[in-house]
Context: one part of a larger RNA
RNA sequence: UGAUAGGGGCCCACAUAAGUGGUGGAGCAUGUGGUACAAUUCGACAUAAAGCAAAGAACCUUACCACGACUUAACAUGUUAUGAAUCCUCUUGUAAGAGAUGGGUGCCUUUGAGAACGCAGACACAAAUGGUGCAUGGCUAUCGUUAGCUCGUGUCGUAAGGUGUUGGGUUAAGUCCCAAGACGAGCAUAACCCUUAUGUUUGGUUGCCACCGUUGAGUUUGGAACCCUAAGCAGACUGCCUGUGAUAAGCCGGAGGAAGGUGAGGAUGACGUCAAGCCAUCAUGCCCUUUAUGCCCUGGGCGACACAUGUGCUACAAUGGCAAGGACAAAGGGUCACGAUCCCGCGAGGGUGAGCUAACUCCAAAAACUCGUCCUAAGUUCGAAUUGUAGAUUGCAACUCGCCUACAUGAAGCCAGAAUCGCUAGUAAUUAUCGGUCAGCCAUAUGGUGGUGAAUUCGUUCUCGGGCCUUAUACA
Numbered sequence: 001u002g003a004u005a006g007g008g009g010c011c012c013a014c015a016u017a018a019g020u021g022g023u024g025g026a027g028c029a030u031g032u033g034g035u036a037c038a039a040u041u042c043g044a045c046a047u048a049a050a051g052c053a054a055a056g057a058a059c060c061u062u063a064c065c066a067c068g069a070c071u072u073a074a075c076a077u078g079u080u081a082u083g084a085a086u087c088c089u090c091u092u093g094u095a096a097g098a099g100a101u102g103g104g105u106g107c108c109u110u111u112g113a114g115a116a117c118g119c120a121g122a123c124a125c126a127a128a129u130g131g132u133g134c135a136u137g138g139c140u141a142u143c144g145u146u147a148g149c150u151c152g153u154g155u156c157g158u159a160a161g162g163u164g165u166u167g168g169g170u171u172a173a174g175u176c177c178c179a180a181g182a183c184g185a186g187c188a189u190a191a192c193c194c195u196u197a198u199g200u201u202u203g204g205u206u207g208c209c210a211c212c213g214u215u216g217a218g219u220u221u222g223g224a225a226c227c228c229u230a231a232g233c234a235g236a237c238u239g240c241c242u243g244u245g246a247u248a249a250g251c252c253g254g255a256g257g258a259a260g261g262u263g264a265g266g267a268u269g270a271c272g273u274c275a276a277g278c279c280a281u282c283a284u285g286c287c288c289u290u291u292a293u294g295c296c297c298u299g300g301g302c303g304a305c306a307c308a309u310g311u312g313c314u315a316c317a318a319u320g321g322c323a324a325g326g327a328c329a330a331a332g333g334g335u336c337a338c339g340a341u342c343c344c345g346c347g348a349g350g351g352u353g354a355g356c357u358a359a360c361u362c363c364a365a366a367a368a369c370u371c372g373u374c375c376u377a378a379g380u381u382c383g384a385a386u387u388g389u390a391g392a393u394u395g396c397a398a399c400u401c402g403c404c405u406a407c408a409u410g411a412a413g414c415c416a417g418a419a420u421c422g423c424u425a426g427u428a429a430u431u432a433u434c435g436g437u438c439a440g441c442c443a444u445a446u447g448g449u450g451g452u453g454a455a456u457u458c459g460u461u462c463u464c465g466g467g468c469c470u471u472a473u474a475c476a
Base pairs, nucleotide, nucleotide: 001476002475003473004472005471007470008469009468010467011466012465015460016459019423020422021421022420023419026314027313028312029311030310031309032308033307034305035304043052064300065299066298068296070294077124078123079121080120082118083117087102089100090099091098092097107114127289130287131286132285136283137282138278139277140276143272148187149186150185151184152183153182154163155162156161166179167178168177169176193266194265195264196263198234199233200232201231202230203229204228208223209222210221237260240254241253243251244250303442320375321374325370326369332363333362334361338355342351343350344349382413387408388407389406390405391404393402429452430451431450432449433448434447435446
């Protein structure tokens, strides 16, 4: 100087407390372990692995296994020889591949050759999701958006080092003020950036308003006020006032204001820690394979199932369930697409194909909610698993192994032990909706979007984690 302490002091955080909804019990979905398997490809393992990589495993993907093929190779460059390349037909084979047949020329330049392209040979080489993340780059997680981490000069100390960075206040903050052998500076903090909340200026089409008109949609004409849209500008700074404080920094309350003390949310992550994670994104040293650890194909597997566990969905009901009327969003996506309308079908869906390259048209119906009907406390008109039959659709293909529909079937489950998790406001809870990936989809996932909309916080004794100062130490 660090580290450690069931030492001390100060402080912070959904850390506890207060409250609220869950998990742990049930069924199912999904990941992981284990077990089994020809293979169940590989990685990730306290927090910081486990709906993770995977923004989508029927084939492909695919790396795994079995069978069948290839060996200069699926791909690249060089060399030699040859042939037009392309095309047509047949045999064999699950396919990949293997074997055979027919005809006869193109391009550019010129009679030399050349460009692609096919086939054959020999080698240099290719190839590897083979190993090592404890050889590495790069990217990432974590402590932690915690307030820290350092340097120059000066100065103190024999030196390691100290000081600055400590003390008194204050802050979300090493934020700021004052003191002080220090004076300054850098990286983080803050601000700058984006979204959102208010106003204003400008622009008004496809959006908005008015008139005409219509069963309804549409069309026409006019307007720039409103709504909205998207560019610019303004606005918030403790600026103003009382109190308090050390005449400071600040703090408490108030005014005005759409917004008040970081307005709310995001992006942004210092020096470093963990030989943390990834050689399977990519790159890369070394090692290893080269008729195979490379490469092609078909089929299977990644989907197995006494069990254990993580993350979720649906429930156990009356603040509810069923059927029938009525109302109100935001944000997205669409041309190999979204698909209106009408017809057929109980339905999934099928036929038709208007419109829209989109503020124009389509997906699109918002649902909780509300009005009134039935159910009446029951394993039920709760709950939907499981199974049977019949269908629809995508796709060469739905058996292993897709999704959806109709009818029938109607398990467990009556609020869950020890324990444990999230959340402080438009939050939790609840409710619907859209996207990406995508032929289809195992999405209950994930990333957005709006609707309805709470309770509680006395406090810091205790638990976990963290910051600063100080004391002790036989540790480094």
The part of an RNA shown here (small-subunit ribosomal RNA, 3' major domain) has 476 nucleotides and comes from Ziziphus jujuba var. spinosa. Model confidence (mean pLDDT): 82 of 100. It matches the Rfam family "Bacterial small subunit ribosomal RNA". RNAcentral holds the full RNA, with entries from SILVA.